[in-house]
Context: one part of a larger RNA
RNA sequence: GGAUGAACGCUAGCGGCAGGCUUAAUACAUGCAAGUCGAGGGGCAGCAGGCGGCAGCGAUGCCGUGCUGGCGACCGGCGCACGGGUGCGUAACGCGUAUGCAACCCGCCCGCCACAGGGGGAUAAGCCGGGGAAACCCGGUCUAAUACCGCGUGAGCUUGGGAGGAGGCAUCUCUUUCCAAGGGAAGAUUUAUCGGUGGCGGAGGGGCAUGCGUCCCAUUAGCUAGACGGCGGGGCAACGGCCCACCGUGGCGACGAUGGGUAGGGGAUCUGAGAGGACGGCCCCCCACAUUGGUACUGAGACAGGGACCAAACUCCUACGGGAGGCAGCAGUAGGGAAUAUUGGGCAAUGGGCGGAAGCCUGACCCAGCCAUGCCGCGUGCGGGAAGAAGGCCUUACGGGUCGUAAACCGCUUUUGGGCGGGGGUAACACCCUUGUCGUGGACGAGGGAUGAAAGUACCGCCAGAAUAAGGAUCGGCUAACUCCGUGCCAGCAGCCGCGGUAAUACGGAGGAUCCGAGCGUUAUCC
Numbered sequence: 001g002g003a004u005g006a007a008c009g010c011u012a013g014c015g016g017c018a019g020g021c022u023u024a025a026u027a028c029a030u031g032c033a034a035g036u037c038g039a040g041g042g043g044c045a046g047c048a049g050g051c052g053g054c055a056g057c058g059a060u061g062c063c064g065u066g067c068u069g070g071c072g073a074c075c076g077g078c079g080c081a082c083g084g085g086u087g088c089g090u091a092a093c094g095c096g097u098a099u100g101c102a103a104c105c106c107g108c109c110c111g112c113c114a115c116a117g118g119g120g121g122a123u124a125a126g127c128c129g130g131g132g133a134a135a136c137c138c139g140g141u142c143u144a145a146u147a148c149c150g151c152g153u154g155a156g157c158u159u160g161g162g163a164g165g166a167g168g169c170a171u172c173u174c175u176u177u178c179c180a181a182g183g184g185a186a187g188a189u190u191u192a193u194c195g196g197u198g199g200c201g202g203a204g205g206g207g208c209a210u211g212c213g214u215c216c217c218a219u220u221a222g223c224u225a226g227a228c229g230g231c232g233g234g235g236c237a238a239c240g241g242c243c244c245a246c247c248g249u250g251g252c253g254a255c256g257a258u259g260g261g262u263a264g265g266g267g268a269u270c271u272g273a274g275a276g277g278a279c280g281g282c283c284c285c286c287c288a289c290a291u292u293g294g295u296a297c298u299g300a301g302a303c304a305g306g307g308a309c310c311a312a313a314c315u316c317c318u319a320c321g322g323g324a325g326g327c328a329g330c331a332g333u334a335g336g337g338a339a340u341a342u343u344g345g346g347c348a349a350u351g352g353g354c355g356g357a358a359g360c361c362u363g364a365c366c367c368a369g370c371c372a373u374g375c376c377g378c379g380u381g382c383g384g385g386a387a388g389a390a391g392g393c394c395u396u397a398c399g400g401g402u403c404g405u406a407a408a409c410c411g412c413u414u415u416u417g418g419g420c421g422g423g424g425g426u427a428a429c430a431c432c433c434u435u436g437u438c439g440u441g442g443a444c445g446a447g448g449g450a451u452g453a454a455a456g457u458a459c460c461g462c463c464a465g466a467a468u469a470a471g472g473a474u475c476g477g478c479u480a481a482c483u484c485c486g487u488g489c490c491a492g493c494a495g496c497c498g499c500g501g502u503a504a505u506a507c508g509g510a511g512g513a514u515c516c517g518a519g520c521g522u523u524a525u526c527c
Base pairs, nucleotide, nucleotide: 001527002526003525004524006523007522008521009520010519013378014377015376016375017374018373019371020370021336026334027333028332030331031330032329035078036077037076040075041074043071044070047069048068049067050065051064052063053062054061055060085289086288087287094214095213096212097211098210099209100208101207104206105205106204109202110201111200112199113198114197115196117151119149120148126141127140128139129138130137131136157182158181159180160179161178162177163176164175165174166173167172187194188193215261216260217259222252223251224250227249228248229247230246232244233243234242264286265285266284267283269278270277271276291312292311293310294309295308314325315324316323317322342368344367345366346365350364351362352361353360354359381412382411383410384409391403392402393401394400395399418463419462420461421460422459426454431449432448433447434446435445436444437443471516472515473514474513475512476497477496478495482511483510484509485508486507492499493498
C1' cells in the first nucleotide's frame, strides 16, 4: 500500500447494487416452512344447491333426502430421498483430476415392440360396544377400489442344459438356434383422453474400483489378528475379508507406516511483476450431519432434518398408571459475544410437488423492512464581488501579515429533499373467446381477453426556495502540513526513533495548514 462477513470512537444528506451469528453443532415460547389427486374408492362430517314435508302473508327458518356441486376424516396413488440449513465429524478414494465397470442400479420423462382373459378373500372409514386423565387403544359387525391374492396366456425376459459362429482383457463377452422350468397386468370416464403389464433402447441421475494430487509434529518408529492372501459359501443392484467356515503367514513402514494435533474439499477469493504466500464468508459443484449413539422398515431411491424403533441427556404434561418433544428451515426468544437484521408482503414472475385441467401447496423464490457493513454514483450550490469590512490569530505594533473572494452584497441555477400531477416494463404462457392448418388429436399456429406482491415504486413533468445537507484524522523525522499561549521529567504523547526537568513546531488549548471526505480514524487478521 492492498484486502475484510469486521468491531470500536467521532460524524452522517440521498440513491443503486451487494452483504449481514466468524462466538454456544448452546437451549428454544409462538406462527408458518409438504402436500396433492373425487378423472382410483367406499362414502357424506361440514358448506352450497335441488327435491319433499312442516311453520309463516312473505322474507325465511326447521326436518328429511348423497339427488347435484363439492368435500373433513378414511382406504388408495404420486410426492415427502427434491428444495432449504449447518460445517459437528472426516487427513479419507472425502474432495480434485484422469480413467475403468467384460462387476452394477434407476421411479417420473422420451422412442420402439408386444399384451391386458377370467376369478377370489379381506380391511379402513361407517355402525355397535368397551378401556384410558390424556396420548391413544381394544372387541364385535358391514363394505369398496387403480389396495391385496391365486389362475390362464409368454414373441421377448430370467434360470438351467445342448449345438454352432464371432471377438476379447485372465475370470470371459457378444450372437444364432433347440429343449425344459419360472414369471405379468387395472381400471376411470364427460368417449376426448388419462392410466396398467412385460421387454429393448435413450436421456438424465446414482453406485463401485483405480493412477496422480491433497496441512503440521520424528520431542510419534515401529504398526497390524479379519490383520494380508487363498479355496468354498452367505449377502448385495454389483465387485470385494463386506460377512462366515477352513487353510496359509502374511500385509504396511524413513518414498514417513502407526500415533498425536488441526481441518469439510474444490471452482474460486485476497495479495504479489511473477514465482509464491494466505484463505475457502456470500454464489456454484461434491461430501458429511440433523439433540447424542445405534438399528432397520417402507420405497425406484433413505438407513431418511419437520418418518419409525431402542438407549441416553434435557425440557414439558399428568388423575402418578402413563404420555409428549427435537428451529444446523423462515422469522423470533434467552444465553454467549467486540459483533451480525423483520415473529413483514406475495405466489405476479422463475422453479418445484400433485392434478387431464381449472387449480391447490411452496418462509424455494420474488419483493419489502433494519444496518454507512462494503462497492459505486450524486449532492451540500454556480458566477461576479476589495472599503482586501468587522472579528480572531501572528507581528519588528499609529504599521504590516493571515483567515480571504472567504463573508456581506448583486446576478443565476434547482440536482437532492418538500409539494402537486402523470406513470411504464416485469405478463404471456396455462385458461377463456374468435379463427387458420392438416397428420382430425382439446395437436400446432394467428388475433383478442383476463392475471402485478413489489407500488402509484422506478421514471417523467411542473412549483417555491440557496433554500434541507460536513466531518474526521493529522501537522518532530519516517510523512503532506507551524506559529502563539499554558505546562515544567508534572500532566501527558508514542507505530519506530523518541518528546516533556522554564523559550516544547512532539504534551494541552488557540489561530493557521495538510490529507481524505459521507465519511474519517483506531484495533484485529492476511499478502

Annotation:
The part of an RNA shown here (small-subunit ribosomal RNA, 5' domain) has 527 nucleotides and comes from an uncultured Bacteroidales bacterium. It was read from a public genome assembly. Model confidence (mean pLDDT): 85 of 100.